This is a predicted structure of a 75-nucleotide RNA (c-di-GMP-I-GGC riboswitch aptamer) from a Deltaproteobacteria bacterium.
The model forms 90% of the base pairs in the Rfam consensus.

[in-house]
């Protein structure tokens, strides 16, 4: 530099509960672990969802794509 993902030292944290923000989808904090090798970041394409229905919002743990990166086993 490059390929892979069996494992998980370390890392993240679904459902659910509590507190807070929001009309809502949903988000933040704490507890908690179903899972995760990008479950890190980006709404670019598609999907889904929400609404004061106006084109605005949510979802990156729905899929694809882009950027960066840990570990392991190989070349």
């Nucleotide at each position: 530099c490059u390929g892979u993902g069996a494992a998980a030292a370390g890392c993240c944290a679904a459902a659910c509960c509590c507190c807070g923000a929001g009309u809502a989808a949903u988000c933040g904090g704490g507890g908690g672990a179903c899972g995760g090798a990008a479950a890190a970041c980006c709404a670019c394409g598609g999907g889904u969802c929400u609404u004061a229905u106006a084109a605005a919002g949510a979802u990156a743990g729905c899929c694809g794509g882009g950027u960066u990166g840990c570990c392991u086993c190989g070349g």
Its mean pLDDT, the model's own confidence on a scale to 100, is 79. It matches the Rfam family "c-di-GMP-I-GGC riboswitch aptamer". Rfam links the family to the GO term cyclic-di-GMP binding.